[in-house]
The prediction has a mean pLDDT of 84. Predicted 3D model of a 75-nucleotide RNA (c-di-GMP-I riboswitch aptamer) from a Deltaproteobacteria bacterium. Of the family's consensus pairs, 94% are formed in the model. It was read from a public genome assembly, where an Rfam model found it.
RNA sequence: GUCGAGAAGCGCCAAACCUACCGCAAGGUAGGGACGGAAAGCUACGGGUCUCAUGGAGAUAGCCGGGUUGCCUUG
Numbered sequence: 001g002u003c004g005a006g007a008a009g010c011g012c013c014a015a016a017c018c019u020a021c022c023g024c025a026a027g028g029u030a031g032g033g034a035c036g037g038a039a040a041g042c043u044a045c046g047g048g049u050c051u052c053a054u055g056g057a058g059a060u061a062g063c064c065g066g067g068u069u070g071c072c073u074u075g
Stems, first nucleotide, its partner, number of pairs: 003075004012037002017032006035062001041068003045065003048060005
């Protein structure tokens, strides 16, 4: 350096819910919060699901898969 496996390790992220704001909505952002997570980092490429003002547009990566980057231990 590469491949595999694993643990919540110093630490990291953060569901539901509450408040404020944005959006027609799904939903998103910030703060609080902590169900959980070894990629719960990023990516809308494929499938699924959701929304709408539905020839289409949007959302969801913490739905599944793919791509890509990374920490610790170990083989």